[in-house]
C1' cells in the first nucleotide's frame, strides 16, 4: 500500500396505511377524543435441520411503539469517508 468485516457519519435510491369525524385555535398545526387502516425505526413471538431437550432467525407473525396528504423518519441497497479487527 491492497483486500475482508464491524460499529458511527455523509450521499443516492427507498414501500405500506383516513387530506377521517369532533373538540381545541381568528385560522393552520400541535395537543386530546372517537373509529377505521400500516409494518421496512425500535420491540416481542414462532420453525425444521435432530429421537428429546436445550439454544437460534427473517422482509414471517403481533401491532406495545412508531406511522396513515406533503414534510420528516424508516428496514434494507449501492458508493464512499472514519475507526477497530482480521488477513497477507
Nucleotide at each position: 500500500g491492497c483486500g475482508a468485516u464491524c460499529c458511527c457519519c455523509g450521499c443516492a435510491g427507498g414501500a405500506g396505511a383516513g387530506a377521517g369525524g369532533g373538540c381545541g385555535c381568528u385560522g393552520c398545526a400541535a395537543g386530546c377524543c372517537c373509529c377505521g387502516c400500516c409494518g421496512a425505526a425500535g420491540g416481542c413471538g414462532c420453525a425444521a435441520a435432530c429421537u428429546c431437550c436445550c439454544a437460534u432467525a427473517a422482509a414471517c407473525g403481533c401491532u406495545c411503539a412508531g406511522g396513515c396528504a406533503c414534510a420528516a423518519g424508516u428496514a434494507c441497497u449501492g458508493c464512499g469517508a472514519c475507526c477497530a479487527u482480521c488477513a497477507a
This is a predicted structure of an 88-nucleotide RNA (Glycine riboswitch aptamer) from Marinobacter sp. Its mean pLDDT, the model's own confidence on a scale to 100, is 79. The RNAcentral record of the sequence draws on Ribocentre. The organism belongs to Marinobacter, within Bacteria.